[in-house]
RNA sequence: GGACGAUAAUGGCAAAACUGGUGAAAAUCAGUGACGCAAAGCUAUAGGGACUAAGGUGGGGUAAUCCAGUAUGUCAGCCAGCUUCCGAA
Numbered sequence: 001g002g003a004c005g006a007u008a009a010u011g012g013c014a015a016a017a018c019u020g021g022u023g024a025a026a027a028u029c030a031g032u033g034a035c036g037c038a039a040a041g042c043u044a045u046a047g048g049g050a051c052u053a054a055g056g057u058g059g060g061g062u063a064a065u066c067c068a069g070u071a072u073g074u075c076a077g078c079c080a081g082c083u084u085c086c087g088a089a
Stems, first nucleotide, its partner, number of pairs: 004087002012037002017032006035077001041082003047079002049075003055070001057068003
């Protein structure tokens, strides 16, 4: 230094749920909370995958509702890329 991850040490993050807010939605922000996490740190058309479908497109219909597909919208606590504390076996 790399690999690795312990009943080690210093600490860190914060699931679900509830309350309030934002958003068409997915989801997200704040507070409470703690399921868990050795990267649960950062990175989102420009690695993959998943979710939503406002808008616009097509269909149908007098119209409204409706149906289909569509992301430069969302998710990294899905895989992944990058960076990184400590130091037992």
Molecule: c-di-GMP-I riboswitch aptamer
Organism: Paenibacillus sp. Soil766